[in-house]
RNA sequence: GCCCCCAUAGCUCAGUGGACAGAGCGUCGGCCUCCGGAGCCGAAGACCCGCGUUCGAGCCGCGGUGGGGGUAC
Numbered sequence: 001g002c003c004c005c006c007a008u009a010g011c012u013c014a015g016u017g018g019a020c021a022g023a024g025c026g027u028c029g030g031c032c033u034c035c036g037g038a039g040c041c042g043a044a045g046a047c048c049c050g051c052g053u054u055c056g057a058g059c060c061g062c063g064g065u066g067g068g069g070g071u072a073c
Stems, first nucleotide, its partner, number of pairs: 001071007010025004018055001027043005048064005
């Protein structure tokens, strides 16, 4: 250089064009408790950037950016 894959919450991952974008762990608050790091309840928290397609995009297309892998006779 060329080819392929990936990018969603602090972390690990779901989400097959349409509903308030979910889960586990973690964090915060409350309850319980002698105390609690155990148990129960609740809350905050995310679609890498731009453009396009569409009535509608996390999802499709193009271009960037970042990461991973392959290849170089």
This is a predicted structure of a 73-nucleotide RNA (transfer RNA) from an Anaerolineales bacterium.
Its mean pLDDT, the model's own confidence on a scale to 100, is 81.
The sequence is in RNAcentral, with records from ENA.
Its Rfam family is "tRNA".